[in-house]
Transfer RNA from a Phycisphaerae bacterium, 73 nucleotides, folded computationally. The coordinates come from a structure-prediction model, not an experiment, and the mean pLDDT is 81. Lineage of the source: Bacteria > Pseudomonadati > Planctomycetota > Phycisphaerae. It matches the Rfam family "tRNA". It is annotated as a transfer RNA.
RNA sequence: GCUGGCGUAGCUCAGUUGGCAGAGCAAGGGAUUCAUAAGCCCUGGGUCGCAGGUUCAAGUCCUGCCGCCAGCA
Numbered sequence: 001g002c003u004g005g006c007g008u009a010g011c012u013c014a015g016u017u018g019g020c021a022g023a024g025c026a027a028g029g030g031a032u033u034c035a036u037a038a039g040c041c042c043u044g045g046g047u048c049g050c051a052g053g054u055u056c057a058a059g060u061c062c063u064g065c066c067g068c069c070a071g072c073a
Stems, first nucleotide, its partner, number of pairs: 001072007010025004019056001027043004049065005
């Protein structure tokens, strides 16, 4: 340099048919307990890597760029 994959909550990831952004863990609170843990209930937390395009509507489709990984040279 070329090709492919990945980038979504603090972490691991789902969302692939374009139509309200989610789960688990973690965090905060509650209840329980003599107390702690576990389990139970509740809550907050997002520039969907960045910029543009298509569309009534984009995490999703298209283009460029950035980062990581793999392969080829």